[in-house]
RNA sequence: GGGCUCAUAGCUCAAUGGAUAGAGCAAUGGCCUUCUAAGCCGGAGGUUGAGGGUUCGAGUCCCUCUGGGCCCG
Numbered sequence: 001g002g003g004c005u006c007a008u009a010g011c012u013c014a015a016u017g018g019a020u021a022g023a024g025c026a027a028u029g030g031c032c033u034u035c036u037a038a039g040c041c042g043g044a045g046g047u048u049g050a051g052g053g054u055u056c057g058a059g060u061c062c063c064u065c066u067g068g069g070c071c072c073g
Base pairs, nucleotide, nucleotide: 001072002071003070004069005068006067007066010025011024012023013022018056028042029041030040031039049065050064051063052062053061
C1' cells in the first nucleotide's frame, strides 16, 4: 500500500428495512437476614464509532473517515 471483517448500555452480546433498540452480567433501590453473602422483586442506564447519502421509514443498504482484528505484498 491492497483485501476481508468488526464497532449497539459500564462489560459480553441480540435485533428480517417497519411497534417504544432488547437480554445476561455489573451497578443501583427495596424485600429477606443480627450483619454480610446468596436468594426474590423493581426501576434506571443508549447521539447504535464520526460525517454524508438512499428510502415513506436505516442499528440494518451505499459512500467517506476514525479505531480494532485477520490475510496478502
A computed fold for a 73-nucleotide RNA from Candidatus Diapherotrites archaeon CG08_land_8_20_14_0_20_34_12, annotated as transfer RNA. The source organism's lineage runs through Archaea, Nanobdellati and Candidatus Iainarchaeota. Model confidence (mean pLDDT): 80 of 100.